RNAcentral holds the sequence, with entries from Ribocentre. Predicted 3D model of a 110-nucleotide RNA (SAM riboswitch aptamer (S box leader)) from Parcubacteria group.
[in-house]
RNA sequence: UAAUUAUCAAGAGAGCGGAGAGGGAAUUGGCCCGUUGACCCGCCAGCAACCGCUCAAGCAUGACAGCUUGAGAAAGGUGCUAAGUCCAACCCGUUAGGGGAAGAUAAAGG
Repeated sequence: UAAUUAUCAAGAGAGCGGAGAGGGAAUUGGCCCGUUGACCCGCCAGCAACCGCUCAAGCAUGACAGCUUGAGAAAGGUGCUAAGUCCAACCCGUUAGGGGAAGAUAAAGG
């Protein structure tokens, strides 16, 4: 990093230090956050079961392996901690809403 699969309405910072003007992915339009210091970086704190781990049941097998479901666990690998992925844009729909696109995260690979 293009493609694949899954998830994206819940949850969690008025912390300390650094830095100092923009930030909320991109374009447009809104709406927000920000010198009462945002965004970002480090530390600390916290949230969360995607992988991995443990247990149970079922399938499977000669027995395993393996697969599925559920429960547990945050000391392993990631991730996350304003606002629904902040909202809209394209399609369906009077609206509510649904879908798509794009994006984010994870997994297994190239």
Lineage of the source: Bacteria > Bacteria candidate phyla. The coordinates come from a structure-prediction model, not an experiment, and the mean pLDDT is 83.